[in-house]
RNA sequence: AGAGUCGCCCGGAUCACCGCGUUACCGCAAGGUACCGAGGAAAGUCCGGACUCCAUAGAGCACAGUGGUGGGUAACGCCCACCCGGAGCAAUCCGCGGGAUAAGUGCAACAGAAAGUAAACCGCCUUUUAGCAAUAAAAGGUAAGGGUGAAACGGCGGUGUAAGAGACCACCAGUAACUGCAGCAAUGUAGUUAGCUAUGUAAACCCCACUUGGAGCAAGACCAUGCAGUUGGCGCUUGAGAGCUGCUCGCUCGAGUCAACGGGUAGGUUGCUUGAAUCUGUAAGUAAUUACAGAUCUAGAUGGAUGGUGAUCCGUUCGCAAGAACGACAGGAUCCGGCUUAUAGGGCGACUCUUCUC
Numbered sequence: 001a002g003a004g005u006c007g008c009c010c011g012g013a014u015c016a017c018c019g020c021g022u023u024a025c026c027g028c029a030a031g032g033u034a035c036c037g038a039g040g041a042a043a044g045u046c047c048g049g050a051c052u053c054c055a056u057a058g059a060g061c062a063c064a065g066u067g068g069u070g071g072g073u074a075a076c077g078c079c080c081a082c083c084c085g086g087a088g089c090a091a092u093c094c095g096c097g098g099g100a101u102a103a104g105u106g107c108a109a110c111a112g113a114a115a116g117u118a119a120a121c122c123g124c125c126u127u128u129u130a131g132c133a134a135u136a137a138a139a140g141g142u143a144a145g146g147g148u149g150a151a152a153c154g155g156c157g158g159u160g161u162a163a164g165a166g167a168c169c170a171c172c173a174g175u176a177a178c179u180g181c182a183g184c185a186a187u188g189u190a191g192u193u194a195g196c197u198a199u200g201u202a203a204a205c206c207c208c209a210c211u212u213g214g215a216g217c218a219a220g221a222c223c224a225u226g227c228a229g230u231u232g233g234c235g236c237u238u239g240a241g242a243g244c245u246g247c248u249c250g251c252u253c254g255a256g257u258c259a260a261c262g263g264g265u266a267g268g269u270u271g272c273u274u275g276a277a278u279c280u281g282u283a284a285g286u287a288a289u290u291a292c293a294g295a296u297c298u299a300g301a302u303g304g305a306u307g308g309u310g311a312u313c314c315g316u317u318c319g320c321a322a323g324a325a326c327g328a329c330a331g332g333a334u335c336c337g338g339c340u341u342a343u344a345g346g347g348c349g350a351c352u353c354u355u356c357u358c
Stems, first nucleotide, its partner, number of pairs: 001354010012313007020037002023034004039329001043340002046338005051216004064211004068082005083097001084095004098207002104205002106201003121146002123142008154172002157169003173197002175194008220270004229261006241253004277296008314327005
C1' cells in the first nucleotide's frame, strides 16, 4: 500500500419565540411560574422473569419444549469459555451437536441386477449336454473387475483358489471394550485385545434425560350517580312530602315518600414507575458476570403530549460563484433481561494475509 475478519460508538448541535403533556407552587377564578418530557431498536410480541388473580390432598400420563461439557444469571430457548464436526492460507465463521448395534417401525426419487431377510445385468470360473471346431444352452460357484447412483459399506499388497472373497496374513484407516496419563467435565492421547468393518435419515414416528398448572395491567384493588331488588319508618283527605320564603303564618300541588342493605353498571381513583435502575471508580474473574464505595432521579399519557418557526454551526449532494436541497430506521402505554428484524452516513479499536521499502 492492497485485500479481509471481528468488536464497539455516534447517528445532527446550540440559542430564541410560539405551542402541547405530567408534577409542584401561586391564584377566588381566568391563568401564571418552575422542573422534566422516547429509542438503540421504543418495533416484532418470539423466549425468560417480576407483579396480580384463579386453581391446587398426593402421584403419574398425555400435549409441548429443551438437548456436547463447564460456568454466569432472578430466569431463559440468552450470554461466556471450552470440546467435537465442517468452511477458510489465516484472522475468523457455521452447527436444529443425545440415541440409527440404545427397544422397534418407516423412508431412500431417478438410474441400477441389487438401496437390507442384501443383491448375479455384463464379466470370471466349474460341471453336464450339443458340436469336428468356434461356440451355444442348462445347473452351480463368485462381490476381484465393468456399469448405475447422492450413497453399493474399509484401503493397498500378498497367501490362497477352478475362479474368488478379512477366507487368511502384513501395513494403514475406523469401531468397540479394557488399562495408563492429562482435564472439574465434554474430550484428548498412548497401549492392549477383538477381523469387529452393511450406509444414510430422528427438522420421520419413536426411545432416553431434564423442564413445565392456567390467565394476563383490558391482571387486580378501592370509591360508587342512576335503574331494578330486599327490609324498615312515616303517610294515603285525621295530608307523608314538595313548591313560593331568611324564619313563622298563609296559599298551591298532592299519593306516595324517606332511610338502610348487599351486589357493582356508567364514571372516577389506584396499580404507575426508585428500579434484578443509570453513571463513575476500585477489586475478583480468561470471560460472561459479580462485590463494594460514591454520585444521580431520568416520560407516565388515557382519542392518548413530546411539535412548529427563525438564526448560527456541522455533515452530504448540486453549483464557477452567490447559494439551494437534504439529515437513516423509526416513536412509549405495567416494568425488566434477552433474541430477531429495520437502520443514509460517519468514527474508533484489535487482528489476519499478500506485496514493497528501510